């Protein structure tokens, strides 16, 4: 250089044929229980703004197609595997 695979919250990891992104688990926060704690149970838990209702942004980065993109197309970055050349 060429070919293939991967990149999603704090972590692991889902998402059929393009149709509510983050299911589920861990962790975290609040509560119940306890003399107190552990364990267990219940609720909440991506970021930003907001008192709330709600708004807005978000799948490595940038564009494109589409009513709609994690998913399809183009360029780029990083990682993993394979492979060619090395006079």
């Nucleotide at each position: 250089g060429c070919c293939g695979g991967a990149g999603u919250g704090g972590c692991g990891g889902a998402a059929u044929u393009g149709g509510u992104a983050g299911a589920c688990g861990c962790g975290g926060c609040g509560g119940a229980u306890u003399c107190a704690a552990a364990a267990u149970c219940c609720g909440c838990u991506g970021g930003c703004c907001g008192a709330a209702a709600g708004g807005u942004c978000u799948u490595g980065g940038g564009g494109g197609u589409u009513c709609a993109a994690g998913u399809c197309c183009c360029c780029c970055c990083u990682c993993c595997g394979g492979u060619a050349c090395c006079a």
Molecule: transfer RNA
Organism: Phycisphaerales bacterium